[in-house]
C1' cells in the first nucleotide's frame, strides 16, 4: 500500500426491502424447611456517518474495528 472477509443482547447464533427474534446468562416472582431443578415474567442488541428507497440488520459509498491474502 492492494484486494477481500466479518461486525446484530453479557455470550453463541437467527431474521427473502416490510412489528429486529431464538438459547444461554442476568434480576424478580412462585414452588422448597433450604439450595437446585422446574414454571411465570421482565431488562437488554443491528460498528459509526451519509446515500437509495413509502419502507434498509438487509442494497451503494465512506471511515472505524477485527481477520486473511498479495506485493
Nucleotide at each position: 500500500g492492494a484486494a477481500c472477509u466479518u461486525g446484530u443482547a453479557a455470550c453463541u447464533c437467527a431474521a427473502u426491502g416490510g412489528u429486529a427474534g431464538a438459547g444461554u446468562g442476568u434480576u424478580c416472582g412462585u414452588c422448597u424447611g433450604a439450595u437446585a431443578a422446574g414454571c411465570g415474567a421482565a431488562a437488554a442488541a443491528u460498528g459509526g456517518u451519509g446515500g437509495u428507497u413509502c419502507g434498509a440488520u438487509u442494497c451503494c459509498a465512506u471511515c472505524c474495528a477485527a481477520g486473511u491474502u498479495c506485493a